[in-house]
């Protein structure tokens, strides 16, 4: 510090996810030791049991017992125990310490201040401590009660209680004065009077500590909580308090608070700090520390220095327990512990040894505070599980290309060490005091007492079997967990087969899974490792640091303006902000730095720094602020001009539409793609004249003008707002923005009343259509218009808030002004457009009218969906508007640009693509292939163009892969081993055959004599074998787009990038062919050419081919035929060359490329044909040609044999043949090819047969022989008919091949003579030696289902205006929501399942408000009843009164409770609304292309 994920790819926006750190954690697997920490986050739920606060006899009065001893016969008594235990009175302490976080959003906390206060114990200082009195508990006696407890009578003490005296520097004060206290105990001495010391007590002052009050600032979320408040805000007086104060009361005033968020609701203890982070921040507030609050729930006071009191009191309530039913007891949020809740959190331990606390003079007692131990890997830190050597690279495992590799120096083996653990032994520190003795000092009259210092003596350890050290033995006791597709370090095998499963995100799994499961191996961390949860980070993804708003989410529809924010120039003052210094504070701990202590570390500890803050104070005065004075550049006012569809009202003109009246006139009009509905003979449409009514204003008219926006358009008048220009004068910052607020605000809509020509939702009809609730047509009502009122929204858009300043220009245009108004001139200003610089932007684009650079203010955004929805509020007559969520769901949604593909987008262009033609197919019969069906099997594959006379250039057996039956199991075939035998041939028997059995013939070749080679047979196991599966694991081969003209690269350049350029453009071509131009320059694969055939000529050569010339002969003479000798002329054969290149001429064209025409030429513009198939596409075809990975079968899915099947047959399709006839059929005659094949072959001639063919046999291993083309031509006949057309089908008889023609061959002859008379919709081929037509040949092959295929020649046309349309292709461009690429994508209803949610008659709870009732305990007030020790007065002195107190009664306040009515919120509810999600449901096709109606 980043990474993954939207796309075919790219950049951006934007969310989701990951890597890090952390935790009071939990869970899973695993586990050796120690140190230091930490340990109910949930039910502030309920609690059994034990302990957690006592102490003081030196304040006081009492005061046992057990036991021991003694006396006594015994009962019993005495002494010790012992003034002990114990309770009581009294004092101090139970307000600390310990727990918890329920409540609390301020009566709290934090920081800094303040004044009107109190403070036990402690310290300092001053003074005093005199003299009396009356009670009471304990105790004794009696009573009540189950108990708890309680009542009456009697005795008694105090440091308990009450007076008196004294008294101020205390309190009060009218300044005269008045008032107010105490307690003694102990030690020593004593003349017994007392003295002294000490601890106390009382008053006062001061301090320290602690506490109370108060001020400012800070302190969570919600505005779908906007108003709250009556003791409320203030004053006066009084009361009350330790103290200020509405704290309380009376009276007076009517205030106080709130948009800087009151009130209400929800949530929450606050802080130092902790975690994270670079920081700023964010989250948290366990442990430790400070503060607060609480103590079963609510209320209340008492005591006290201090409480409204955790282990006190009273009352009410709930709960639990005891009960004799009358009544009582209790409060673990102390330490342990129990139940419960929960994913989850420990021992009913030891000790007061240390530290600290209470009491005490002290010893000491108490202390679940604390110190320790126990449990838990809960965390942090440390150590160990061995070290060295060791290659036959052992065995085993795993993988393998079978060679090996890896585990792996790892192990074993050898040598060494012994931490930790185990056992045994030793052994610190935590302990210093107090106490006692001695010495010295202080005090004193004192060598007492008391106190301080020093020395000595001696005692105290829970932990503890401590830490630590030594010894002994033996490598001996000690490694796991997660992961290995990318992110992210780490790879293979096997199993599984969209199953089982994984998954943090993307995503894996459908038979070769590095992603599931196991294994081997590896990687990471390690006594732990993973997972889950949670926080921060990454996330600049709430942006203060540090984001945005034209199109990604986001500018308010527009203006005016309040609060607020911001604000021109100069000078002076002030010092609030600001800056600097100082002081105080910012507790300690923590963090950081630096030392120290535990062997180290964690941990502990000394010092420093820091605590970024607050307050006070002293300065500075630039900036902001404020005050004062001034200025004119901002803003405004006045004067003079100017432009304008600016606004409002009134009036008015013409054209057109429609309607009405009248005239002319006659049959249609109108509408549409085409029609129909509709109108019209009752006279339409058309046309002329007249009239009425309403609405809108042609031309001018213009990216012209005006207005804030919405918006504004005939003309005239009146009223009126704003703007601009020029020049001067004046005011003197008066300004900008603007939350709320107020106003304006298209269309549609609503209300009332008018108006209504045209247009026109709804509606009706006609069409279209599968349907048509639409598009189109005919009608047509609201509405559109006017007046008044409401609504308040729009893609209210420049998708761009307002204002100000600055930053190149060019060019149009509107208004005004200036300059020599010469000119398409120059200048200024205010608008309005286009193009562009810098700059900005993700790009597109913006660019002085900014989306540039800055400033000020406002509004808005934070993934998609749910949703601009629900609920609530406000507004509205309603429609609805505005404000505006959540649950749930999802990994994307989106912007711009790129390359393709596509379009019922555009342009250019090509092709037998259409058109123009010729001939077919589709109808018939047959052949053949396919589908389907059938079958035991009808083997398999192919099956849109690119399958279907295709694989198959030939299924009777074989082929053959299929079926049935019968057989074989190392096998029909290959290699190796072993045994035997040559091989081989013949015969017989059984069987359908394979096969089995029997018999016979035969003994070979080479040799170094050992044997060997080939072959055959038996055996054994390795193995063979498979046309079994997967063409979606593959190679190879092939088809198709397409013989279309395309497809790319290097370097350069442009772009952030994908990419572009090159390869776009202008011409041209069959062509990315060539030329020009050009940020491109070159190159490659394709095109073309090079190759073959063919067309002309030449050279060479001349047999089997040729025969002109020569000779001879024959014939009907120009001639023909034959033969010969010979020839090389010609044809031909087959080798080599020539020739054609737009080379030449003219024209067109940019003078180019090229095109057109011409000449010459056998051939002219690639002459004709062939071979040749770019990058790639279709997971195209083929595992059944072959090869091959994997899987499967192995007495069978292998092999052999026989028979059957592939030839089936209601049917459908494809490809063909033959025809339907006269351009023909039939008969007869006659002529002319090319290319091939031939020895198991082609076969002449001859003979036989009607013929197929047979017999016989010449020639030919081929330019020699086989070897004769058919249409054509000549002639005869048929005469338009199911025929002398057509030949299917069937019967009969044959021929040939072949072991064999039944299933199932071809051919021949005789006979038979079917359909068919030119073929619907539709569709195919062909552009010249082509179509059409005619025959010939070959491969395969015994034969043949061949009418097929591949070749060969003969005869030999028609047509092409042209590119609108159909199909396909190419280039450019455009749109796109497509990229599996239009056979794409995608929307909504309905149906199904599930999920959350709104409404809902209601129902149940919680909280809260108002009114009223009620009123425990208690404080306070009243009191005429009852009771009453101290003090005072009085008396007749055992009395009475006063003062004071208590009880009772009563009043105010008030908790719980109750009644009534609301409010908020939660849960639930028949039914109901929409929403979301879910591989393959239904209906349509709304959107994306002009998406077929933008």
């Nucleotide at each position: 510090a980043g990474a993954g994920u939207u796309u075919g790819a790219u950049c951006c926006u934007g969310g989701c996810u990951c890597a890090g750190a952390u935790u009071g954690a939990a869970c899973g697997c695993u586990a050796g030791c120690g140190g230091c920490a930490u340990g109910c986050u949930u039910a502030a739920c309920a609690c059994a049991u034990g302990c957690a606060a006592g102490u003081c006899g030196a304040a006081c009065g009492a005061g046992a017992a057990a036991g021991g001893g003694g006396g006594g016969c015994a009962a019993c008594c005495c002494c010790c125990g012992a003034g002990u235990a114990u309770a009581g009175u009294g004092g101090c302490g139970g307000a600390c310490g310990g727990g918890u976080g329920a409540g609390u959003a301020a009566u709290g906390c934090g920081u800094a201040g303040g004044a009107a206060u109190c403070u036990a114990c402690c310290u300092c200082a001053a003074u005093g401590u005199g003299g009396g009195g009356a009670a009471u508990a304990a105790c004794c006696c009696g009573g009540g009660g189950a108990a708890a407890c309680u009542c009456g009578g009697g005795c008694u003490a105090a440091u308990a209680c009450c007076g008196c005296a004294u008294a101020a520097u205390c309190u009060c004060u009218a300044c005269g004065g008045a008032g107010u206290a105490a307690a003694g105990g102990g030690g020593c001495c004593u003349u017994c009077g007392g003295g002294u010391c000490u601890c106390g007590c009382a008053u006062u002052g001061a301090g320290a500590u602690g506490a109370g009050c108060u001020u400012a600032c800070g302190u969570c979320g919600g505005a779908u909580u906007a108003g709250c408040u009556u003791g409320u805000u203030g004053g006066u007086a009084g009361g009350g308090u330790a103290a200020u104060g509405g704290c309380c009361u009376a009276c007076c005033a009517a205030g106080g608070u709130a948009a800087u968020g009151a009130u209400c609701c929800g949530u929450a203890g606050c802080u130092g700090g902790u975690c994270u982070g670079a920081g700023a921040g964010g989250a948290c507030g366990a442990c430790c520390a400070g503060c607060c609050a609480c103590a079963c729930u609510g209320g209340a006071a008492c005591u006290g220095a201090g409480a409204u009191a955790c282990g006190g009191u009273c009352c009410a309530g709930a709960c639990u327990c005891c009960u004799a039913c009358g009544g009582g007891a209790g409060g673990c949020a102390g330490c342990a512990g129990u139940g419960g809740g929960g994913a989850a959190u420990a021992u009913u331990g030891g000790a007061c040894a240390a530290u600290g606390g209470g009491c005490g003079a002290a010893a000491g007692c108490c202390u679940g505070a604390u110190c320790c131990a126990g449990c838990a890997a809960u965390g942090c830190c440390g150590c160990g599980u061995g070290u060295g050597u060791g290659a036959u690279g052992a065995a085993g495992g795993c993988c393998u290309g079978c060679g090996g590799g890896u585990u792996g120096u790892a192990a074993a083996g050898c040598a060494c060490u012994u931490u930790c653990g185990a056992u045994g032994g030793g052994g610190a520190a935590g302990a210093a005091a107090a106490g006692c003795u001695u010495a010295g000092g202080g005090c004193u009259a004192a060598u007492a007492c008391c106190u301080c210092u020093a020395a000595g003596c001696g005692c105290u350890g829970a932990c503890g079997u401590u830490a630590c050290c030594c010894a002994u033995a033996a490598a001996a006791g000690a490694a796991g967990c997660a992961c290995c597709g990318g992110c992210u370090a780490a790879c293979u095998c096997u199993g599984u087969g969209c199953c089982a499963g994984c998954a943090g995100c993307c995503g894996c799994g459908g038979u070769a899974a590095g992603a599931c499961a196991g294994a081997g191996g590896g990687u990471g961390c390690a006594a732990g490792c993973g997972u889950u949860a949670a926080u921060c980070g990454g996330a600049g993804u709430u942006a203060c640091u540090g984001g945005g708003c034209g199109u990604a989410a986001a500018g308010g529809g527009c203006g005016c303006g309040u609060a607020g924010g911001c604000g021109g120039a100069u000078a002076a003052g002030u010092a609030a902000g600001u800056c600097a210094g100082a002081u105080g504070u910012g507790a300690a701990a923590u963090c950081c730095c630096u030392g120290g202590g535990c062997u180290u570390a964690a941990c502990c500890u000394g010092g420093g720094a820091a605590c970024u803050g607050c307050a006070u104070u002293u300065g500075a005065a630039a900036c902001u602020a404020u005050u004062u004075a001034u200025c004119u550049a901002g803003a405004g006012u006045a004067u003079a001009a100017g432009a304008g569809a600016g606004g409002a009202a009134a009036g008015u003109a013409g054209a057109a539409c429609u309607c009405c009246c009248g005239g002319u006139g006659u049959a249609g009009u109108g509408a549409u793609a085409a029609a129909a509905u509709c109108c019209g003979u009752a006279g339409a449409u058309a046309u002329c004249g007249g009239g009425a009514a309403g609405a809108a204003c042609a031309c001018c008219a213009g990216u012209u003008g005006c207005g804030u926006a919405g918006g504004c358009g005939g003309c005239u008048u009146c009223c009126u707002g704003g703007c601009u220009u020029a020049a001067u004068a004046c005011u003197g910052a008066c300004g900008c923005u603007g939350a709320g607020g107020c106003g304006c605000g298209a269309a549609a809509g609503c209300g009332u009343g008018g108006g209504g020509a045209g247009c026109a939702a709804a509606c009706a009809g006609g069409a279209u259509u599968a349907g048509a609730g639409a598009c189109c047509c005919u009608g047509g009502u609201a509405g559109u218009c006017c007046a008044c009122g409401c609504u308040g929204u729009a893609a209210a858009c420049g998708a761009u808030g307002a204002g100000a300043a600055c930053u190149a220009g060019a060019u149009g245009u509107u208004g005004c002004c200036c300059c020599c108004u010469u000119g398409a001139g120059g200048g200024g200003u205010a608008g309005u457009g286009u193009c562009g610089a810098a700059g900005c932007u993700a790009a597109c684009g913006c660019g002085u009218u900014a989306a540039g650079u800055u400033c000020u203010c406002c509004g808005c955004c934070u993934g998609g969906g749910g949703a601009g929805u629900a609920c609530g509020g406000u507004c509205g007559c309603a429609a609805g508007a505005u404000u505006a969520a959540a649950a749930c769901u999802u990994a994307a949604a989106g912007g711009a640009a790129u390359u393709g593909a596509c379009g019922g987008g555009g342009g250019c262009u090509c092709g037998c693509a259409c058109a123009a033609g010729c001939g077919g197919u589709g109808g018939a019969g047959c052949a053949u292939g396919u589908g389907g069906u059938u079958u035991a099997a009808u083997u398999c594959g192919c099956u849109g163009c690119u399958c279907c006379u295709c694989g198959a250039a030939g299924a009777a057996c074989c082929u053959u892969a299929c079926c049935u039956a019968c057989c074989c199991u190392u096998g029909a075939c290959a290699u190796c081993c072993u045994u035997g035998g040559a091989a081989u041939c013949c015969u017989c028997u059984a069987g359908a055959g394979a096969u089995a059995g029997a018999g016979g013939a035969g003994u070979g070749c080479c040799u170094u004599c050992g044997g060997g080679a080939a072959c055959c047979a038996g055996g054994u196991g390795a193995c063979a074998g498979g046309u079994g599966c997967u063409g979606c694991a593959u190679g190879g081969u092939u088809g198709u787009c397409g013989u279309c003209a395309g497809c790319u690269c290097g370097u350069g350049u442009c772009g952030u990038g994908a990419g572009a350029u090159g390869u776009a453009g202008g011409g041209u071509u069959a062509a990315g062919u060539c030329c020009c131009a050009u940020a491109a320059c070159g190159a490659g694969c394709g095109c073309a050419a090079c190759c073959c055939c063919u067309a002309u000529c030449c050279u060479u050569a001349g047999u089997u081919g040729c025969c002109a010339a020569c000779u001879u002969u024959g014939c009907u003479u120009u001639g023909c035929a034959a033969a010969g000798a010979g020839g090389a002329a010609c044809u031909c054969u087959a080798a080599g060359g020539a020739a054609a290149c737009u080379g030449c001429c003219g024209g067109u064209g940019a003078u180019a490329a090229a095109c057109c025409g011409g000449a010459g030429g056998a051939a002219g513009g690639u002459g004709g044909g062939g071979a040749u198939g770019a990058c790639g596409u279709c997971a195209a075809a083929u595992c059944c040609u072959c090869a091959u990975g994997g899987c499967c079968c192995u007495u069978a899915c292998g092999g052999g044999u026989a028979g059957g099947g592939c030839u089936a047959c209601a049917c459908a399709c494809g490809u063909g043949c033959u025809a339907c006839a006269a351009u023909g059929g039939g008969g007869a005659g006659u002529a002319c090819a090319g290319a091939g094949g031939g020895c198991u072959g082609c076969u002449a001639a001859g003979u036989c047969g009607c013929a197929a063919g047979a017999c016989u046999a010449c020639g030919c291993u081929a330019a020699u022989c086989c070897u004769u083309a058919a249409a054509a031509c000549u002639u005869c006949u048929c005469g338009u008919a199911g025929u002398c057309c057509g030949g299917a089908u069937u019967g009969g008889a044959g021929u040939c091949u072949g072991c064999a023609a039944c299933u199932c061959g071809a051919c021949u002859c005789c006979a038979u003579g079917a359909a068919g008379c030119u073929g619907g919709a539709a569709u195919c081929g062909c552009u010249a030696g082509u179509a059409a037509u005619c025959g010939c040949g070959a491969a395969u092959c015994a034969g043949c289902a061949a009418c097929g295929u591949c070749g060969c020649g003969g005869u030999g046309a028609a047509u092409a205006c042209g590119u609108u349309c159909u199909c396909g292709g190419g280039c450019c461009u455009u749109g796109u929501a497509c990229a599996c690429a239009c056979c794409g994508c995608c929307c909504g209803u309905c149906a199904a399942a599930c999920c959350a949610u709104g409404g809902g008659a209601g129902u149940g709870g919680a909280u809260u408000c108002u009114a009223c009732c009620a009123g425990a305990a208690g404080c306070g007030g009243g009191u005429a009843g009852c009771c009453u020790a101290a003090c005072c007065u009085u008396u007749u002195a055992u009395u009475a009164g006063g003062g004071g107190g208590g009880c009772g009664c009563u009043c105010u306040c008030c908790a719980c409770g109750g009644u009534a009515g609301g409010a908020u919120u939660c849960a639930u509810g028949a039914c109901u609304g929409g929403g979301g999600u879910u591989a393959a449901g239904u209906c349509g096709u709304a959107a994306c292309a002009a998406g077929g109606u933008a």
A computed fold for a 1494-nucleotide RNA from a metagenome, annotated as small-subunit ribosomal RNA. The coordinates come from a structure-prediction model, not an experiment, and the mean pLDDT is 84. The sequence is in RNAcentral, with records from SILVA.